Small-subunit ribosomal RNA, 5' domain from Rhodothermaceae bacterium RA, 517 nucleotides, folded computationally. Lineage of the source: Bacteria > Pseudomonadati > Rhodothermota > Rhodothermia > Rhodothermaceae.
Context: one part of a larger RNA
């Protein structure tokens, strides 16, 4: 000098764009953050209509709430950085050892049966959470049967290729496995198989902090055979066999740490760093475990154990903000219990639409960067002003002010007020799911912006002035009080302390502290 997720002191006009718990992965009141589909299915509350009525209500129709079965989603999105020195990350490759819901392409199929069960009703237990028993019922829920091209497996052959375990093409025989319907219709689905796309799994070379005052480490350990397991290779797991494997090119142990694109600095080499944004990883009160599923060992799913908090009728139960707000605590320190799904994106749905603290916005904070303003021109009797200095003549403040003219960004008031962010969807036309025209929908917001009116009106501070280092005098103090980044100032004339006048430098900021280069 530059930089900062900063903090502190003094000060503070406006706008745009960004940023905002670096500490306790400490504990959390309350609300919200993941649902959706009636075009899969059975039921069916309120309300309304009609009829009946013993005036309590009942029956039928309409209606569609709430819940249930079923499907898809909940593995995304959002948070945090605990752990991790590791194939975790980065980079370059590999899988002849693999999986992939939704989506796209292609081929074929979608026949015929069965038994249940929730909801509901009855009843029982319980304070509650919730549960037991009996009865009724549906499906795109569940289970057989049929069909079987392809696929998989077994077996018998042939061709091509590969360094190889082997890969690939092809012929014969045998074995095994499927489906679901809905809709007025167009259509939407379902099953099997092959291929694609996307996403993932696994392996490998190289790179990836400090300590040797850590020198030896290792029994599933290293390899083999066989088996199990997995989507898949593998000591992943197990039985047996062998005795190996790693290490001064730093094993093991200890400490520290998420990694990267990047960011800061620097002429570069390098050093430091990993907030915001983006990619990957890990975690979800702590530890362990599996279930479901295409995908999890699953933040707002489950089970067990533990710590903690809460409810209880003492028998037993409930909970997990490192989601968005918000609270306490810690701390030098970090915001609203806001608005909206209008846009973008996501889930479900044929769609309308519903959900979405993702997101879009608004609020708070000079936290940062950038832009603008606090007026412009004239004006000397250089004011008899205040204040300061003075050799008392005067000098400084100073064109500064007053005053005159002008302007109106900001400000106040009044009025007007969007473009764009809008397409899905609807209507019409063309035509097969695309194009053209028209129409509806805006949280931000009566905001931005514009016009008119008013009037210089509403707006300057902070640090420094001994040298480094731009800027000097007076008074006070008297090695005191104090200053200080270094050198050093202060003991009676202190440009170094405190005040004043003046000056210098930056400016809605200026200084200080901390950290990095």
């Nucleotide at each position: 000098g530059g930089a900062c997720g900063a903090a502190c002191g003094c000060u503070g006009g406006c706008g745009g764009c960004g940023g905002g718990c670096u500490u306790a992965a400490c504990a959390c009141a309350u609300g919200c953050a993941a649902g959706u589909c009636g075009a899969a299915c059975g039921u069916g509350a309120a309300g309304c209509c009609a009829c009946c009525u013993u005036c309590g209500g009942g029956u039928g129709g309409u209606g569609g709430a709430a819940a249930g079965u079923g499907g898809c989603g909940c593995a995304c999105g959002g948070g945090u950085g605990c752990g991790u020195a590791a194939c975790g990350c980065g980079u370059a490759g590999g899988c002849a050892a693999c999986c992939u819901g939704c989506c796209c392409u292609u081929a074929g199929c979608u026949g015929g049966g069965g038994g249940a069960u929730a909801a509901c009703c009855a009843u029982c237990g319980g304070a509650a959470a919730c549960g037991g028993u009996g009865g009724c019922u549906a499906a795109u829920a569940c289970c057989g049967c049929a069909u079987g091209a392809a696929a998989u497996c077994u077996u018998c052959g042939g061709g091509u290729c590969g360094c190889a375990u082997g890969a690939u093409c092809u012929g014969g025989a045998g074995a095994u496995c499927a489906a679901a319907g809905c809709u007025c219709a167009g259509g939407c689905g379902g099953c099997u198989a092959a291929g694609g796309a996307u996403g993932g799994g696994c392996c490998u070379g190289c790179g990836u902090c400090g300590g040797a005052u850590u020198a030896g480490c290792u029994a599933g350990u290293u390899g083999g055979u066989g088996a199990g397991g997995u989507a898949a290779c593998g000591g992943c797991u197990c039985a047996c066999c062998a005795a190996g494997g790693c290490g001064a090119c730093g094993a093991u142990c200890c400490g520290u740490a998420g990694c990267u694109g990047g960011u800061c600095u620097g002429a570069g080499a390098g050093g430091a760093u990993g907030a915001u944004c983006a990619g990957c990883c890990a975690c979800a009160c702590u530890g362990g475990c599996a279930c479901u599923g295409a995908g999890a060992c699953a933040c707002g799913g489950g089970c067990c154990a533990g710590a903690c908090u809460c409810c209880u009728a003492c028998g037993g139960g409930a909970g997990g903000c490192a989601g968005c707000a918000g609270u306490g605590a810690g701390g030098a320190a970090u915001a609203u219990u806001g608005c909206g799904c209008a846009a973008u994106g996501g889930g479900c749905g044929a769609a309308a639409g519903c959900c979405u603290g993702a997101c879009g916005c608004a609020g708070c904070c000079a936290c940062g960067c950038c832009g603008c303003g606090u007026g412009g021109a004239g004006g000397a009797a250089g004011a008899c002003a205040c204040c300061c200095c003075u050799a008392u003549g005067g000098g400084g403040c100073g064109u500064a002010a007053a005053c005159u003219c002008c302007u109106u960004u900001u400000c106040u008031g009044u009025g007007a007020g969007a473009a764009g962010a809008a397409a899905c969807c609807c209507c019409g036309g063309g035509u097969u799911g695309c194009c053209c025209g028209g129409g509806c929908u805006g949280a931000c917001g009566g905001u931005a912006u514009c016009a008119c009116a008013g009037g210089a009106a509403u707006a300057a501070g902070c640090a420094c002035c001994g040298g480094c280092u731009a800027a000097c005098u007076c008074c006070g103090u008297g090695c005191c009080a104090g200053c200080a980044g270094c050198c050093g100032c202060g003991g009676u004339a202190a440009u170094a302390c405190g005040g004043a006048g003046g000056g210098u430098g930056c400016a809605a900021g200026c200084g200080u502290u901390g950290u990095c280069c």